The RNA shown here (transfer RNA) has 71 nucleotides and comes from a Patescibacteria group bacterium. The RNAcentral record of the sequence draws on ENA. It matches the Rfam family "tRNA". By type it is a transfer RNA. Rfam describes the family as follows. Transfer RNA (tRNA) molecules are approximately 80 nucleotides in length.
[in-house]
RNA sequence: AAGAAGAUAGUGUAAUGGUAACACGUCAGUCUCCGAAGCUGAAAAUAGGAGUCCGAUUCUCCUUCUUCUUG
Repeated sequence: AAGAAGAUAGUGUAAUGGUAACACGUCAGUCUCCGAAGCUGAAAAUAGGAGUCCGAUUCUCCUUCUUCUUG
């Protein structure tokens, strides 16, 4: 320099253009003599900016960052 893949709760991963889900973690409650475990509940996220669409995590473009390949 060229090409490819990726960016989603605190962490790891899902989601066929139609209510953003699951696990671990955090907090609260319940249980217990006290804890742990279990059970119930809550908070918490689509890298940034445009475009298409009735509607975008998803499709298109630009930028940033990460990884890989070639030289």